[in-house]
Context: one part of a larger RNA
RNA sequence: UGACGGGGGCUCACACAAGCGGUGGAGGAUGUGGCUUAAUUCGAGGCUACGCGAAGAACCUUAUCCUAGUCUUGACAUGUAUGGAUUAACCCUGUGAAAGCAGGGCCACGCCUUCGGGUGGAACAUACACAGGUGCUGCAUGGCUGUCGUCAGCUCGUGUCGUGAAAUGUCGCGUUAAGUCGCUUAACGAGCGAAACCCUUGUCUCUAGUUGCCAGCGCGUAAAGGCGGGGACUCUAGAGAGACCGCCGGCGUUAAGCCGGAGGAAGGUGGGGAUGACGUCAAGUCCUCAUGGCCCUUAUGACUAGGGCUGCACACGUCCUACAAUGGAACGCACAAAGGGAAGCAAAACCGCGAGGUCAAGCAAAUCCCAAAAAUCGUUCCCUAGUUCGGAUUGCAGGCUGCAACUCGCCUGCAUGAAGCUGGAAUCGCUAGUAAUCGCGGGUCAGCAUACCGCGGUGAAUGUGUUCCUGAGCCUUGUACA
Numbered sequence: 001u002g003a004c005g006g007g008g009g010c011u012c013a014c015a016c017a018a019g020c021g022g023u024g025g026a027g028g029a030u031g032u033g034g035c036u037u038a039a040u041u042c043g044a045g046g047c048u049a050c051g052c053g054a055a056g057a058a059c060c061u062u063a064u065c066c067u068a069g070u071c072u073u074g075a076c077a078u079g080u081a082u083g084g085a086u087u088a089a090c091c092c093u094g095u096g097a098a099a100g101c102a103g104g105g106c107c108a109c110g111c112c113u114u115c116g117g118g119u120g121g122a123a124c125a126u127a128c129a130c131a132g133g134u135g136c137u138g139c140a141u142g143g144c145u146g147u148c149g150u151c152a153g154c155u156c157g158u159g160u161c162g163u164g165a166a167a168u169g170u171c172g173c174g175u176u177a178a179g180u181c182g183c184u185u186a187a188c189g190a191g192c193g194a195a196a197c198c199c200u201u202g203u204c205u206c207u208a209g210u211u212g213c214c215a216g217c218g219c220g221u222a223a224a225g226g227c228g229g230g231g232a233c234u235c236u237a238g239a240g241a242g243a244c245c246g247c248c249g250g251c252g253u254u255a256a257g258c259c260g261g262a263g264g265a266a267g268g269u270g271g272g273g274a275u276g277a278c279g280u281c282a283a284g285u286c287c288u289c290a291u292g293g294c295c296c297u298u299a300u301g302a303c304u305a306g307g308g309c310u311g312c313a314c315a316c317g318u319c320c321u322a323c324a325a326u327g328g329a330a331c332g333c334a335c336a337a338a339g340g341g342a343a344g345c346a347a348a349a350c351c352g353c354g355a356g357g358u359c360a361a362g363c364a365a366a367u368c369c370c371a372a373a374a375a376u377c378g379u380u381c382c383c384u385a386g387u388u389c390g391g392a393u394u395g396c397a398g399g400c401u402g403c404a405a406c407u408c409g410c411c412u413g414c415a416u417g418a419a420g421c422u423g424g425a426a427u428c429g430c431u432a433g434u435a436a437u438c439g440c441g442g443g444u445c446a447g448c449a450u451a452c453c454g455c456g457g458u459g460a461a462u463g464u465g466u467u468c469c470u471g472a473g474c475c476u477u478g479u480a481c482a
Base pairs, nucleotide, nucleotide: 001482002481003479004478005477007476008475009474010473011472012471013470015466016465019430020429021428022427023426026321027320028319029318030317031316032315033314034312035311042053043052065307066306067305068304069303070302071301074130078129079128080127081126082125083124090105091104092103093102094101095100109120110119111118112117132296133295135294136293137292141290142289143285144284145283146281148279153192154191155190156189157188158187159168160167172183173182174181198273199272200271201270203241204240205239206238207237208236209235213230214229217228218227219226244267247261248260249259250258251257323423327382328381329380330379331378332377339370340369341368344363345362349358350357351356389420394415395414396413397412398411399410400409436458437457438456439455440454441453442452
């Protein structure tokens, strides 16, 4: 100087407390361990692995996964030498599960040309350099990422002090979300962080007015901005304004600032996002990529078929659906936002109980389509039951995608109708448009979503405390630790 303490002081955080909803019990989905297996490819491992890499394993993907069949300058790249127009491509035959292997047919291109031929490139064959490796080492590395943590820290120059390691500054007193700012001061300044600059949302103004809108004036309809027209309004999308403790009062040291009030759409960082200092964990990744070293080279490379990654006495994590009446069912009626669409989204009509099918308008989309928002609200039934709760499981019949749904897809109809009556010890999330709850969309994708990423609708309770648990920051103290 650090680190540590079941030392001290101060401070903070959904850390506790106060509340709300869950997990742990059930069934299912998914990941992991274990077991099994010819193989169940590999990685990730307290917090910081376990709906994680994987934004989607039927084939492909897919890999030193397994079984079997094949290739050897190779599936891919560059170069050298030789060959000759045979070749490649295309067509055909045999064998085969295919890959492959064997055989046959067919035919070229550019330039020069004395029309004899010569020469060149691509391609092919042979040979050689080499290719190739998701093989090993993340404890050889780059890059990227997680975590402490959006915590308030981490340092430097000069000066001063100390023999020196170092110290000071960065301490103290206030204050702040903040090493934020003020005051004091052997320190004076500065840098990386904090803040601000950026995006978005909340208010207003101006500009613009189609594909959006419709107040007023007409036309028109069963109805409808449908039409003429209009730019008021909504909205769209560009430019501005606006918030600064600026004003008032109080407190404070006349400071920094704090408390209350006015005005205001918004008040003290307005809400949200992006943004992550020096470093820590030899943290993670050689299976994104790059790369040193090592290893394989008729195989650890490459191709193909089938299987596996989906296996199931069991254990754990994360979710979904429930156990019901604040509910379930039937009928009726409203109100979103954000997205996507051409190898696409698909209206209407017709067929089908339905999944879906037929035909097909429109739309590269503020124009057309996906598209029905759902919870809500109104009326009726159910009457506390393992039920008109719950939907697992299973049977039959179908639909869709796709060469192909047996292993192993999703959906529909009919039938079936399991466990489950609120969950032990323990444990998680959340402070406001949040939790809870309700649907909608997107990426991946031929098909497949209870996952992930977004969007809006309805919309609470509790706490203004720091004794305790957990983690963190500053000062201080002890130490046989470095």

The prediction has a mean pLDDT of 81.
Small-subunit ribosomal RNA, 3' major domain from an uncultured Planctomycetota bacterium, 482 nucleotides, folded computationally.